[in-house]
Context: one part of a larger RNA
Molecule: large-subunit ribosomal RNA, half B
Organism: Candidatus Woesearchaeota archaeon
RNA sequence: UCCAAUCCAGGGAAAUCGGCAAAUUAGCCCCGUGCCUUCGGCAUAAGGGGUCCCUGCGAUCGUGGCCUUAUGGUUGGCGAUUACAGGGCGCAGUGACUAAGGUGGUCCGACUGUUUAAUAAAAACGUAACUAUCUGCUAGCCGGUAACGGUGUGUAUAGGUAGUGACGUCUGCCCAGUGCCAGUACUUUAAACUCCAUUUCAAUGGUGCUAAGAGCUGGUAAACGGCGGGAAUAACUAUAAUUCUCUUAAGGUAGCGUAAUACCUUGUCGUUUGAUUGACGACUUGCAUGAAUGGCGUAACGAGAUCGCCACUGUCCCGGGUUGGAGUCCCCCGAACACGCUUUCCUGGUGCAAAGGCCAGGGAUCUCCAGUGGGAAGCGAAGACCCCGUAGAACUUUACUGCAACUUGUAGCUGUGGUGUGGGGCCAGAUGUGCAGGAUAGGUGGAAGUUGCUUGAGGCCUUGACGCAAGUUAAGGUUUAGACAACCUUGAGAUACCACCCUUCUGACUUUACAUCACUUACCUGAGAAAUCGGGAACACCUGCAGGCGGGCAGUUUGGCUGGGGCGGCACCCCGCUGAAAUGGUAUCAGUGGGGCCCAAAGGUAAGCUCAUCCGGUUUAGAAAUCCGGAGUUGAGUGCAAGAGCAAAAGCUUGCCUGACUGUGUUCUAAAUACUACAGAACGCAGAGACGAAAGUCCGGUCUAGCGAACUUCUAUGUCCUCAUUGAUGGGGGCUAGACAUGACAGAAAAGCUAUCUCGGGGAUAAUUGAGUCGUAGCGCCUAAGAGCUCAAAUCGACGGCGCUGCUUGCUACUUCGAUGUCGGCUCUUCCUAUCCUGGGCGUGCAGAAGCGCCCAAGGGUGAAGGUGUUCACUUAUUAAAAGGGAUCGUGAGCUGGGUUAAGUACGUUGUGAGACAGUAUGUAUGAUAUCUACUGGAGAUGUGGAAGUGUCUGAGAGGAAGGAUCCUUUAGUACGAGAGGAACAAGGAUUCGACGCCUCUGGUGUAUCGGUUGUCUGACAAGGCAGGCCGAGCAGCUACGCGUUAAGGGAUAAGUCCUGAAAGCAUCUAAGGACGAAACCUCCCUCGAAAAGAGACACAGAGUACGGACAGAAUAUCUGUUUGAUGGGACUGGGGUGUACGCACCGAGGUAACGAGGUGUUCAGCCUGCAGUUUCCAACAA
Repeated sequence: UCCAAUCCAGGGAAAUCGGCAAAUUAGCCCCGUGCCUUCGGCAUAAGGGGUCCCUGCGAUCGUGGCCUUAUGGUUGGCGAUUACAGGGCGCAGUGACUAAGGUGGUCCGACUGUUUAAUAAAAACGUAACUAUCUGCUAGCCGGUAACGGUGUGUAUAGGUAGUGACGUCUGCCCAGUGCCAGUACUUUAAACUCCAUUUCAAUGGUGCUAAGAGCUGGUAAACGGCGGGAAUAACUAUAAUUCUCUUAAGGUAGCGUAAUACCUUGUCGUUUGAUUGACGACUUGCAUGAAUGGCGUAACGAGAUCGCCACUGUCCCGGGUUGGAGUCCCCCGAACACGCUUUCCUGGUGCAAAGGCCAGGGAUCUCCAGUGGGAAGCGAAGACCCCGUAGAACUUUACUGCAACUUGUAGCUGUGGUGUGGGGCCAGAUGUGCAGGAUAGGUGGAAGUUGCUUGAGGCCUUGACGCAAGUUAAGGUUUAGACAACCUUGAGAUACCACCCUUCUGACUUUACAUCACUUACCUGAGAAAUCGGGAACACCUGCAGGCGGGCAGUUUGGCUGGGGCGGCACCCCGCUGAAAUGGUAUCAGUGGGGCCCAAAGGUAAGCUCAUCCGGUUUAGAAAUCCGGAGUUGAGUGCAAGAGCAAAAGCUUGCCUGACUGUGUUCUAAAUACUACAGAACGCAGAGACGAAAGUCCGGUCUAGCGAACUUCUAUGUCCUCAUUGAUGGGGGCUAGACAUGACAGAAAAGCUAUCUCGGGGAUAAUUGAGUCGUAGCGCCUAAGAGCUCAAAUCGACGGCGCUGCUUGCUACUUCGAUGUCGGCUCUUCCUAUCCUGGGCGUGCAGAAGCGCCCAAGGGUGAAGGUGUUCACUUAUUAAAAGGGAUCGUGAGCUGGGUUAAGUACGUUGUGAGACAGUAUGUAUGAUAUCUACUGGAGAUGUGGAAGUGUCUGAGAGGAAGGAUCCUUUAGUACGAGAGGAACAAGGAUUCGACGCCUCUGGUGUAUCGGUUGUCUGACAAGGCAGGCCGAGCAGCUACGCGUUAAGGGAUAAGUCCUGAAAGCAUCUAAGGACGAAACCUCCCUCGAAAAGAGACACAGAGUACGGACAGAAUAUCUGUUUGAUGGGACUGGGGUGUACGCACCGAGGUAACGAGGUGUUCAGCCUGCAGUUUCCAACAA
């Protein structure tokens, strides 16, 4: 020193993030018990009293004997529980052990319960209760490929899913969005099927029909969710019941509200406090409350969060003592981590900008031991933060692409019958109006007759169907003998008649589709051993194909640049100018501007002309309209940026045209210097052309921007090439040109989140220190407008200007990412001065007192509290003053861990979500045996030559603050002052903060000791043991809270004050000279200090080991004794502590007695003694 304990005067939370830790309380009996309440609780509330021993006397209960059979009597012991009374002792009677501190607010969660095995026990989870929803049993939900299984051998009072979370009171508005549910005339829509095309088959393409789904229409919020803005207005002001307006799906109701939610914020007010970033109660303009994502209350409960109060205390003021263990010392055994090298100091400098090793200066003889942790940017772990990687993974979703599941259709397994509806076929019947025309002419062909006469022609009546409203047709009744063609009109002529058909309709038969009903044999299922019986039933199950839905699951993607990254931006393709440093080229998230077109003329050619502006003239007509004349080198115009260019033009006007053409080549740019794509440009040749008289010009726009691979698809051209045995047709492929686009522009098909994270890297790159810089910050100086009644400069000082520092904040990205531990506090040290106090001065708008400003000065001091994690800031009461800074924002191998900054959780906000938030709240691990150096101490060795040693000194040097400050009294109510007020020099006393020493006193401790006492054990007494059992007292020692000491001087100076005194006949503190002058400096004082290499002086002749020891002590050392001895032990005496021993005698409440707690006397006893003295009994012998 650490670990574990223990005690503490006075104060009593002042400590601290926080009463953390510790202390207090504690069992049982009796009394007593507030608020609140769900009437159960709260409650052991709180707060009081008792508790031991002895003696006596009762009561109740258990268990006997005898006499007696009765509601019995009598008698004896033992035991359990208990009341009362008397006596007694101690500091203390649950005497040890055992054993709640209490109480009052608030938040959250109702409660008991559960949870992150190994950092989170919570407000999280669960819960009873409430609500919604699915499900009628071969159910729903879950597991499984399936068989099958669970729920459940349960059946809606059941089971599943989801939300809320006891109870009380309530639960508002919104269905526009997204879900879910229901409906759906119509639209869209797959396969199958139908039909068509493709010469046939087939592939293929199309048409039609069509399910779910979607569109569409409704419903639904205890589904996911959401719940506004701007103006005006009341007779003080303020406010706004009221009004207007924009707008929405609806505009937040009740309640609560600065909150676990409020940024601003330490909101405002009140209470609490001396003081409150706290707490509580209110207000409330709610950044960003709010109603089962439940709102607001709420008794009880809580190892939850938070704030008071009482008690209590070593948490603290302010530390101290003691005990056990560790360490330290001896003996034996004996790891790990770590280790480039090392002969391993300090300061300054340098250096990749923080060096033991380099440079300079200083220091430094060598070795060992115990310690402390300043440094080794110490050890430990290829940083977890940050960035990067065409790294990974968990998770999410309206990312991309799929898969399961579910759902719908269809085909198969798959059969029979009825009804309805629709389609096809066949039969029968009906139907058909252009004009003209007798009139309702379906078409073509045949064809001159057909039909009726009681088997009823025609007419009439009734009814039905159709209808172009003219009529046609059917049935029935009646009547009774004819009716119709040919003849007229018409492209076509007779429903006169026959045949084959067309449109539309009706009926029958047959076939098919759909719907529905029924059947039973497939199939399923219940019972049964089976045969069979019952139920369902062509459905379902299962299988194929197809549509829908589909984070349930899977695989992936989720760009780059970047004064870190993200957000922002595009500096990601192209053009002009500047930067660019006079060839070319040249960077920045440098500056300044543009492009992603336009034009059939704004192109080609030929010819003609001259613009802008100014001057003069001229009707309306003006400064500017048109016209005339003149000047007019580019100031105009040139489609669009800028630069370059351009005048019989490249500008303007007109004519004729299409060279904005085809093929092919070279060169340049792209791309300085190697290579390349797209693209652009320049110059040719050939062909066919335009214009021009011709020369000639023309391969778009005066030049520099106006852009784009492969694959796929499409288009165009062509006596082209090619393919399936041949031919034809069609098709496919190829060649050439073009179109559709990749703007992240040499061109992937692509969203998030990670604090649950992982890996690989980076100081190529951020957050901390350092470094550089110093805009910002702080502090000065210059000038002096002004303020100061007057007056710039007693004091303050604008607008400006110039600096310093390296504390603030930035910037940079130089050091560090194979790690330099990050805020604040505590502890401890040192330095700076730009001085807060104390000291010395000067000025003053200095009378005194108190101030203000400045100069010198860093010796010393600079404190305590409240709230807050705070630094800071604010506040309270003191004070001489409560100065500012540095030291890796000094200090985590020193502490703490409140904050920040992990994993859990909640609120607000945000996001569809996973999640996120320099927003809030709660919770949450701090490693280690010290090698070197450094420092604090303790030892040893060598050197100091004419050998060693002991003792006493000197004092170079080192350290110290050893003192600092205040108050009071006297001076003195004096100086000063009108008064009010009110000093100083000097002297004395005290206080406080420090420093050193001590233990007489006071106090603490005091596991030496003495005494009391509990439980238990040694049979009892006595005497003792039980990790001091507890309690009381306490010598020595150690200690503070106690006591003592802690002068005054001298020297040289600072600012300043002076003397003399020139330069400069004066003046002048200065130049020569001289005198003063401060807590600062050097001494004086204390401590260390011959290893002071200049290694000293003097004296003496012995010193050490060993042995007994303590006034010493970790080891060592030091000191002391050693028989010529009191060194230790023993004995005795004294002093001291405790407090009156055992035994005996007597007394003692009582009791017949026995007995009896205890008392008195013997007895200031007994016991003990680290102290002092005496005494050689034992040991200091021997070497």